[in-house]
Large-subunit ribosomal RNA, domain I from a Bacteroidota bacterium, 591 nucleotides, folded computationally. Its Rfam family is "Bacterial large subunit ribosomal RNA". The full RNA is in RNAcentral, with records from ENA. The organism belongs to Bacteroidota, within Bacteria. The coordinates come from a structure-prediction model, not an experiment, and the mean pLDDT is 82.
Context: one part of a larger RNA
RNA sequence: GGCAUACGGUGGAUGCCUUGGCACCAUAAGGCGAUGAAGGACGUGGAUACCUGCGAUAUGCUCCGGCGAGGUGGAAAACAACCUGAGACCCGGAGAUUUCCGAAUGGGACAACCCUCCAGAGGUAAUGCUCUGGAAUCAUAUACUGAAUCCAUAGGUAUAUGAGGCAAACGGGGGGAACUGAAACAUCUAAGUACCCCCAGGAAGAGAAAACAAUAGUGAUUCCCUGAGUAGUGGCGAGCGAAACGGGAAGAGCCUAAACCGAGCAACAUGUAAGGAUGCGACCGUUGUGUUGUCGGUGUUGCGGGAUCAGCUGGCCAAUUCGUAUUGCGGCCAAAGAGUUACAAAACGCAAGCAUAGUCGAAGUGUUUGGAAAGAUACGCCAGAGAAGGUGAAAGCCCUGUAGGCGAAAUGUUAUGCGUCUCUUGCUGUCCUCCCAAGUACCACGGAGUAAGUGGAAUUCUGUGGGAAUCUGCCAGAACCAUCUGGUAAGGCUAAAUACUCUAUGGUGACCGAUAGUGCACAAGUACCGUGAGGGAAAGGUGAAAAGAACCCUUGAGAAGGGAGUGAAAAGAAUCUGAAACCGUAUGCUU
Numbered sequence: 001g002g003c004a005u006a007c008g009g010u011g012g013a014u015g016c017c018u019u020g021g022c023a024c025c026a027u028a029a030g031g032c033g034a035u036g037a038a039g040g041a042c043g044u045g046g047a048u049a050c051c052u053g054c055g056a057u058a059u060g061c062u063c064c065g066g067c068g069a070g071g072u073g074g075a076a077a078a079c080a081a082c083c084u085g086a087g088a089c090c091c092g093g094a095g096a097u098u099u100c101c102g103a104a105u106g107g108g109a110c111a112a113c114c115c116u117c118c119a120g121a122g123g124u125a126a127u128g129c130u131c132u133g134g135a136a137u138c139a140u141a142u143a144c145u146g147a148a149u150c151c152a153u154a155g156g157u158a159u160a161u162g163a164g165g166c167a168a169a170c171g172g173g174g175g176g177a178a179c180u181g182a183a184a185c186a187u188c189u190a191a192g193u194a195c196c197c198c199c200a201g202g203a204a205g206a207g208a209a210a211a212c213a214a215u216a217g218u219g220a221u222u223c224c225c226u227g228a229g230u231a232g233u234g235g236c237g238a239g240c241g242a243a244a245c246g247g248g249a250a251g252a253g254c255c256u257a258a259a260c261c262g263a264g265c266a267a268c269a270u271g272u273a274a275g276g277a278u279g280c281g282a283c284c285g286u287u288g289u290g291u292u293g294u295c296g297g298u299g300u301u302g303c304g305g306g307a308u309c310a311g312c313u314g315g316c317c318a319a320u321u322c323g324u325a326u327u328g329c330g331g332c333c334a335a336a337g338a339g340u341u342a343c344a345a346a347a348c349g350c351a352a353g354c355a356u357a358g359u360c361g362a363a364g365u366g367u368u369u370g371g372a373a374a375g376a377u378a379c380g381c382c383a384g385a386g387a388a389g390g391u392g393a394a395a396g397c398c399c400u401g402u403a404g405g406c407g408a409a410a411u412g413u414u415a416u417g418c419g420u421c422u423c424u425u426g427c428u429g430u431c432c433u434c435c436c437a438a439g440u441a442c443c444a445c446g447g448a449g450u451a452a453g454u455g456g457a458a459u460u461c462u463g464u465g466g467g468a469a470u471c472u473g474c475c476a477g478a479a480c481c482a483u484c485u486g487g488u489a490a491g492g493c494u495a496a497a498u499a500c501u502c503u504a505u506g507g508u509g510a511c512c513g514a515u516a517g518u519g520c521a522c523a524a525g526u527a528c529c530g531u532g533a534g535g536g537a538a539a540g541g542u543g544a545a546a547a548g549a550a551c552c553c554u555u556g557a558g559a560a561g562g563g564a565g566u567g568a569a570a571a572g573a574a575u576c577u578g579a580a581a582c583c584g585u586a587u588g589c590u591u
Base pairs, nucleotide, nucleotide: 001590002589003588004587005586006585007584008583009582015576016541017540020512021511022509023508024507025506026505027504028503029501030500031166032165039101040100041099042055043054044053046079050074051073061095062094063093064092065091066090070083071082072081106115107114108113116135117134118133119132120131121130122129137163138162139161140160141159142158143157144156145155170201171199172198173197174196175195181188185235211218212217222249223248224247225246232240233239253493254492255491256437260297261296262295264294265293266292267291268290269289270288275284276283277326278325279324280323281322282321302471304436305435306434307433309429310428311427312426314333315332316331317330335425336424337423338422339421347420348419349418350417351416352414353413354412355411356410358406359405360404364379365378366377367376368375380397381396382386388400389399390398442466443465444464445463446462447461448460473488474487475486476485477484528535529534548575551563552562553561554560
């Protein structure tokens, strides 16, 4: 020195555990913000570095409920001083306070700082000083004012209302790559993806046929299954890739424009007679009539609809120059119906339900092993409760709970019911006349988008240029034409079924169990790195209970150890278990 055995050290694998994560389901919520947000800075405790809470009223203040004996948050024990049956602490609801920065908004600035003005108050002999409130910009509306320049306009001032910023995904719109694939690459693909911008909602968007279809029919939209990797498209390469039918989820339909009327309003035109709802008489004529605009009524469809015209239809009142008569513009009532998510719109009250604290809640003892009983054993009991967790090992009957019931002063909420309230209400016929959304439809050229690359390419959108018709009309049915069929564009609104989850509550898991699971089970977006954008860790476990080792000895008043003691066990805090590499000690064999 090597090998073997034994005993150790080191080290932190493994096993077991779980405070933390992950995924999904259901329900709720889907926003917060100039009444100052999100996010921070600085403070705030008896002593306080950090976290949590809070804001100069600062680990908190007030009120109303709940609970009921302890309490002064955590790590983190002890001390001091206190609070508390006149109900503390804790839980819930409502309120008060809420420094400074931050959209940040009086002006400025290197965020958390500096400096003003106006009004009021305090203070001073007075100024300085202190406190409270106000003073940003933009848009819209209104009023006043007001240039060059007469009127005017621009501009200015004031007031009112609104906006601004933040936030995870989902949504609509405007822009819009490349790597890549095509085994290269250019059309193509990736992909209308990533990314940027704008805007909104709890969903958004779409939506009540100028739709599909095919001789039979359906009847707004959306989503799922299917159709189908089909029909197609494609340097016919790589690839891309429908639709209708059928089956489900959900279910809801409406309002304008125009024609026509107004016994509404305004402007302009007409200019003394036309006319003033109609007849007669009076009266008026700043009336009346016409045009345009606006307001109100009417009207909303494809077996075309509406207007106009004619006829019929509950009751009462009854005309806008006057009287009278007529008509019945209109009003009221009745009856019927409907309603605040669209179809008009504002709510309110009561009841009920739900949410935000809580509350009641059955039934076991003995013996035995053990440190400890929930184990074993003997005999019982409850069960609308034998889910689960905890308790010194394994508990239906010990604790928290569970099944099943009960409960709100206050605030919020509801597809609920009732009431108040609000709104609406003709039918038939005729088809002469009028209306039925215009720089629109459509066409050409250039593009885009439709699964579809311009193709024979419909349908959709539109940059440029042309440019119709009004129901005997117009569009579509995949070039185009005819027949036939379907529909009625060029205005608008609309719940549900659908998408998502920053967040709250409850639940589930052939999900993880500390190199896993979130980056973070621990003072984690921390330490640390970087000028910065940004990057970004490691680190869990004594024991049932600290009972955390009094006292003695060695020693440097150390570290560490030896006794003693605690404990079931030192498990001894570098603490459960404690593998291997690695390092020793002893013995044996051997060079």